[in-house]
RNA sequence: AUGCAGGCUCGCUUCGUCGCCGCCGGCUUCGGCCGGGGGAGGAAAGUCCGGGCAACGCAGAGCAUCGCACAGGUUAACGGCCUGAUGUCCGUGAGGGCAUGGCAAGCGUAACAGAGAAUAACCGCCCGCAAGGGUAAGGGUGAAAAGGCGGGGUAAGAGCCCACCGCGGCGGCAGCAAUGUCGACCGGCAGUACGUCCUGCGAGUUGCAAGACCAUGUAUACCGGCAGUCAAGGGUUGCUCGCCCGAUGCCGGGGGGUAGGUUGCUUCAUGCGGCGGGAGACCGUCGUGGUAGAUAAAUGACGAAGACCCGUUCCUCGGAACGGGCACAGAACCCGGCUUACAGAGUCUGCAUGCAC
Numbered sequence: 001a002u003g004c005a006g007g008c009u010c011g012c013u014u015c016g017u018c019g020c021c022g023c024c025g026g027c028u029u030c031g032g033c034c035g036g037g038g039g040a041g042g043a044a045a046g047u048c049c050g051g052g053c054a055a056c057g058c059a060g061a062g063c064a065u066c067g068c069a070c071a072g073g074u075u076a077a078c079g080g081c082c083u084g085a086u087g088u089c090c091g092u093g094a095g096g097g098c099a100u101g102g103c104a105a106g107c108g109u110a111a112c113a114g115a116g117a118a119u120a121a122c123c124g125c126c127c128g129c130a131a132g133g134g135u136a137a138g139g140g141u142g143a144a145a146a147g148g149c150g151g152g153g154u155a156a157g158a159g160c161c162c163a164c165c166g167c168g169g170c171g172g173c174a175g176c177a178a179u180g181u182c183g184a185c186c187g188g189c190a191g192u193a194c195g196u197c198c199u200g201c202g203a204g205u206u207g208c209a210a211g212a213c214c215a216u217g218u219a220u221a222c223c224g225g226c227a228g229u230c231a232a233g234g235g236u237u238g239c240u241c242g243c244c245c246g247a248u249g250c251c252g253g254g255g256g257g258u259a260g261g262u263u264g265c266u267u268c269a270u271g272c273g274g275c276g277g278g279a280g281a282c283c284g285u286c287g288u289g290g291u292a293g294a295u296a297a298a299u300g301a302c303g304a305a306g307a308c309c310c311g312u313u314c315c316u317c318g319g320a321a322c323g324g325g326c327a328c329a330g331a332a333c334c335c336g337g338c339u340u341a342c343a344g345a346g347u348c349u350g351c352a353u354g355c356a357c
Base pairs, nucleotide, nucleotide: 001353002352003351004350005349006348007347008346009345010344012306013305014304015303016302017301018300020039021038023036024035025034026033027032041328045339046338048337049336050335051334052333053207054206055205056204065203066202067201068200069199070084071083072082073081074080085100086099087098088097089096090095101198102197106196107195108194109193110192122139123138124135125134126133127132147165148164150162151161152160166189167187168186169185170183171182172181173180174179211263212262213261214260220255222253223252224251225250226249227248230246233245234244235243236242268290270289271288272287273286274285275284276283277282308325309324310323311322312321313320314319
């Protein structure tokens, strides 16, 4: 210098005019007016995880169901994050992707192909006159075919036997652990996938349109008073009478609920900086700052100038002129994550190649 890998930061600025939503102060004829100050994001997004908060449910415990699953750590919590482990794939490399609880216990299922998918014989090999039997070494099929390789052995073969490799166990050492490593030790030794099964941890449901409070008009449950008719019906009783309740209207009380309003509502597991602990996620401590709360939903529009980027032209090679662009996006109870979108700019660490000294 070029090309990469892994992070981090920013993501237009200034001025003018006209507006929009809160807050503070003043004035007011209560309609407003004046002044001051504040007003979107790194993702406010998707609503995919986790928590706070709230209402309802719930004696306590257990089972079922669902979710998560290498180890250790971190945290309010997580399926997130950090560090590490094993296997495998990609990259020359820095580095990146994916997978991994247990069960060499049992059971169930396994398309197509294939003789056979688990008490294997199609071809081949061996024995045999044949019938038939032996054989998992070789071939073929398949995602998967009974550990690999060499020797012995055999009729031909086979962990049938042996050495080495692999695997499991046991022991030593290292590590908190996953795991690694060593052994002259023990065992001839796992088919693969999914499910069932076992273990540990977590999970009640619904979401701020949760929920709390105030409450106009109209209608009205219910209660009281007055007027009013004994007309239906009911109560009391076996039946009749009697007595009581009872229709309707007016007045008053009154709860629930609708419109509307207030609250929840923004000060926080908070931001920034220093110091300390830690490998890191993160934690502690000190200082400092206040940083939107709208509700049909404010945070805008227009103009000018300047950055920045791209293209063309000129040129005194440093600039100038002209034209174009300036992303993704828009709070709605609040936080921690993840994921996705994003013009452009900056920065740190590392890797590879080339060149110069």
The prediction has a mean pLDDT of 77. The RNA shown here (Bacterial RNase P class A) has 357 nucleotides and comes from Alistipes sp. Taxonomically the source falls in Alistipes (Bacteria, Bacteroidota, Bacteroidales, Rikenellaceae). It matches the Rfam family "Bacterial RNase P class A". Rfam's curators write: Ribonuclease P (RNase P) is a ubiquitous endoribonuclease, found in archaea, bacteria and eukarya as well as chloroplasts and mitochondria.